[in-house]
RNA sequence: GGGCGCUUAGCACAGUGGUUAGCGCGCAUGCUUUGCAUUCGCAACUUGCAUGAGGUCAUGGGUUCAACUCCCAUAGUGUCCA
Numbered sequence: 001g002g003g004c005g006c007u008u009a010g011c012a013c014a015g016u017g018g019u020u021a022g023c024g025c026g027c028a029u030g031c032u033u034u035g036c037a038u039u040c041g042c043a044a045c046u047u048g049c050a051u052g053a054g055g056u057c058a059u060g061g062g063u064u065c066a067a068c069u070c071c072c073a074u075a076g077u078g079u080c081c082a
Stems, first nucleotide, its partner, number of pairs: 001081007010025002013022001018065001027052005033044004058074005
């Protein structure tokens, strides 16, 4: 330098045109649990449950009634070739 992919929550990912963008882990809160005190409580965050917070869908432009999704450019990154 060229080819082919990838970029979505803190992390790993799903979502392949249709009207509110999701799962798991993690995080916060409450309950449960455990230890101390045992009247109120204090501490831990090992177990389980519930709720919640957290996204300019890499950036810019285009197509479309409608774009995370299709097209172009740019940036980053993985891999292959030279």